[in-house]
This record gives sequence, structure tokens and C1' cells, in this order.
RNA sequence: UCUUAUGAAGAGCGGUUGAGGGAACGGCCCUAAGACACCGCGGCAACCCCCAAAUUAUUGGGAAGGUGCCAAGUCCGUCGGCAAAAUGCUGACAGAUGAGA
Repeated sequence: UCUUAUGAAGAGCGGUUGAGGGAACGGCCCUAAGACACCGCGGCAACCCCCAAAUUAUUGGGAAGGUGCCAAGUCCGUCGGCAAAAUGCUGACAGAUGAGA
């Protein structure tokens, strides 16, 4: 890079450091009452995985291991569609994560 699945749920303390961070852009937020990052421990979830059933679509259970995650709906919007008073709903794009190539 490609394919595919998922996303309104859930889960934080301590240490080190010291000014940025939330992908991009616009907004709006978080942040010296210490961001981001790293480390330790803890946790969430259940994609891979394990067990059982099965109509082989799937369903139920588990959490040792591989990932992932632990502010805000993927924080909201971006390009369209529908309805509309504010605005709401929805498809796509992009991005994220897993699995496969």
C1' cells in the first nucleotide's frame, strides 16, 4: 500500500521530565492545580486467541498469551443527501485499531 471488520459503551494512579497536546485544516477544548512523552503498577475491552454448542450464518462463556485502549461520540466539522427555527439524522472521505495479503 490493498482487502475486510469495528467505533454514542468501558477503563488511572505513582515516578521522571517540564510546554505543549487533542492526525491535517477550521472550531472548540485539555494543560504549571503539570500537558505531551517515557517508566512502573493497575485496569478496560474482547480483534486475534481458548472452551462449549451449532442449522457452519452464528451463539454463549473465558482472559493465560499477541495487539489495542484508559478527557471530551473518531471531541465536533470538512464532501454530499434528507428534514428543519435553533439544529437533527444519515452516506461518503480521511484518520484509528485488529485480522489477512
SAM riboswitch aptamer (S box leader) from a soil metagenome, 101 nucleotides, folded computationally. The model forms 97% of the base pairs in the Rfam consensus.